The RNA shown here (c-di-GMP-I riboswitch aptamer) has 86 nucleotides and comes from Desulfocucumis palustris.

[in-house]
RNA sequence: GCACGAUAAGGGCAAACCUAUCGAAAGAUAGGGACGCAAAGCUAUGGGUCUAAGGCCGAUAACGCCAUGAUUGCCAAGCUGCCGCU
Numbered sequence: 001g002c003a004c005g006a007u008a009a010g011g012g013c014a015a016a017c018c019u020a021u022c023g024a025a026a027g028a029u030a031g032g033g034a035c036g037c038a039a040a041g042c043u044a045u046g047g048g049u050c051u052a053a054g055g056c057c058g059a060u061a062a063c064g065c066c067a068u069g070a071u072u073g074c075c076a077a078g079c080u081g082c083c084g085c086u
Stems, first nucleotide, its partner, number of pairs: 003086001004084002012037002017032006035073001041079003045076003048071003054066003
């Protein structure tokens, strides 16, 4: 340096839920809280999934369709990182 991921060491992150705020919503942020995670660190690049303010269709409605919105703790990809029974 690369691979690998233990009954190790030092640690790290934080699901659901609750409260507050933002948002049309999905969801996000902060605090509490831990289901779990060897990248549950970062990037929306590809795919999947969620939402539909706005637009289209429609009867001015309902329904339906469309991300420019969201999701990295959905799957990949790219970049970076601690330790060493090996």

Source information:
The coordinates come from a structure-prediction model, not an experiment, and the mean pLDDT is 88. Of the family's consensus pairs, 86% are formed in the model.